[in-house]
Context: one part of a larger RNA
Parts: sequence; C1' cells; structure tokens
RNA sequence: CUGGGCGUAAAGCGCACGUAGGCGGUUAUUCAAGUCAGAGGUGAAAGCCCGGGGCUCAACCCCGGAACUGCCUUUGAAACUAGAUGACUGGAAUCUUGGAGAGGUCAGUGGAAUUCCGAGUGUAGAGGUGAAAUUCGUAGAUAUUCGGAAGAACACCAGUGGCGAAGGCGACUGACUGGACGAGUAUUGACGCUGAGGUGCGAAAGCGUGGGGAGCAAACAGGAUUAGAUACCCUGGUAGUCCACGCCGUAAACGAUGAUAACUAGCUGUCCGGACACUUGGUGUUUGGGUGGCGCAGCUAACGCAUUAAGUUAUCCGCCUGGGGAGUACGGUCGCAAGAUUAAAACUC
Repeated sequence: CUGGGCGUAAAGCGCACGUAGGCGGUUAUUCAAGUCAGAGGUGAAAGCCCGGGGCUCAACCCCGGAACUGCCUUUGAAACUAGAUGACUGGAAUCUUGGAGAGGUCAGUGGAAUUCCGAGUGUAGAGGUGAAAUUCGUAGAUAUUCGGAAGAACACCAGUGGCGAAGGCGACUGACUGGACGAGUAUUGACGCUGAGGUGCGAAAGCGUGGGGAGCAAACAGGAUUAGAUACCCUGGUAGUCCACGCCGUAAACGAUGAUAACUAGCUGUCCGGACACUUGGUGUUUGGGUGGCGCAGCUAACGCAUUAAGUUAUCCGCCUGGGGAGUACGGUCGCAAGAUUAAAACUC
C1' cells in the first nucleotide's frame, strides 16, 4: 500500500458556514473524451514460464513458443459516465397564511431572600459543631418591628417539557431580530449533498482597561481533628464571580455515536400543528414535525442498538494502527501572558 476499523477495546474535528475538489433527480436528441470490440504498428536482447535439445547428470548453454497485462494509429458500437442542446417536477428554494417556543440582542420594571445602615422593643447570651474553639455581644449582640441602601440570582409554574448548529438559554414588559413546523398548493426548474485549506461562533477558568462588589469564595489567617493535617469540619477572608469593551480557544465541548439521502415489524407516553367523522364543548380515526420508553428482524466480542440504528445501502469529510517515552522535545503558527495548535525520536517492555 491493499485489507480492516472508529458507542464502551486505538480512533468522529466542540459546532457551523463555505472555497477548491469529490459525488449528484427524471426524460429526449446529439457528440464520442472515458468505456467496449476489430485491425495494424510498437513493446530490443538476455531473464521468468512452457516444450524440446547439448555437455555422463546438474548447475550451465542452445532452439522454438508463450508472455511482455503497456503505448500509438485506425475502423466501428452507443447502454452507462462526462460534454452540448431542449424539456420535466418528485430533490432544493421562493411565495401566501397560521399557531408554538427559557432562540438571540438592547432597554426598562418587579417581588421574595441576603448583607449593611438608622430607629424602636428587649436582655444575656448568640454563632457554630460529632464535640468544641477561634468569632460576635452589657460601647446592648442574637431575637423582633419599622424605614432606608446595595449587588446578585429569579422560588412556585417545571415536565426523559420547549428552543438553539454547538456552547447554551428560565421573573415580567417593550423594541429589533434568527430559525424550525403545519396548511395551501401559486412560482423557479436540479438551483443539490459533502467539504481539504479558510472564516465565524464557542462553558468554566484565566488575562488587559475601566466600573461594580450583597452573597459565595481559590489564595491566605486563625480555631479544631490528627502521630502529623500544608486537607476534610468551623470562624473570617482577597482575587474572582457581576457589567462594558478587547483577548484566550480549551472541557467527560458526551449520545464518549460526523453530515446528508433512501429503505427496513410493531406497541405505548408526551410536545407543536392539520384533516375527517360523530352521539359536539368532548371522543374516536388519521396525518406531518419533534422528544421519550419498550420491542421484532438484522447487527454486535458482549453490553446493548433497534424508523431519533450501533440494521441494509450510497456520497463526501475527519480520524485510528501495541504500551510507556508523549500529546512531550525541537521547529513553525497564534497569544500580553497563561498557554493553545501542529508534532517526533532515542530508549524501554
């Protein structure tokens, strides 16, 4: 390389958009590049293979054949692929209309709780724990009532519920805005799928500048525990957590399952739509799109998956090739840094 694989054994890029490329619906005509057939030329000799022969045999040598799977020229064929021209509507998109949704961005508003501040009542404890202590409190704490301030998060509703490509999104209102879905069939007429590079988005932590800072809380301090305790428990507490702008670009970024399309028994729950029927305010049947449970065939090493496939196929991309060394060194690229990305070898088992 061929072959074989990628849920859990090594292996699906975190996710999308998209360039080149690869692949691509139905039908008619045409062309003859690919394809197929015939003929011709060439494909040196030796060697390999087959059949003979010569050295006493063999190695070795000689003769003949086959082969040289290739390339070129030419004559044809026209099913398929490519090209050209025309047509089509099932793929794709557009249009009309309707409802659903924590989809996104910005602005405003609200109540509960927490902490702090002021005032009232009130008196000796309060906190905390397995038990304690550090801690707070007669300068009046804890408790309770009223008033005020601040920041952050939005109980119940809440649901293997919804939305989003993924990360993710949850109080309420408004503005702007993306996508999906149902119905109608009106329009275009293959406009499609995938996607190396590339570009964008991308939790948390971290970084830069400026704000903000209630609670929580790395670091740190103290109290305990303990043989020790640089921990688990307790009392405090700074970065940070929050906002704006800019970076970082990683996660068990997980369904550990790439995207798209088609096909292949069912039963049942739930979310969002439509149609029909009837005993009409509900019930039944059916249909489209999601999201779950169970289960047949099939698949699987097993576990399990099973129309949301890990089944049967097709196209395209990514990735794997014993363990350690090592996702490391060196070099490159990116970054303010932290580091990220690309990525070995010696050696060893």
Small-subunit ribosomal RNA, central domain from an uncultured bacterium, 349 nucleotides, folded computationally. The coordinates come from a structure-prediction model, not an experiment, and the mean pLDDT is 88. The full RNA is in RNAcentral, with records from ENA, Greengenes and SILVA.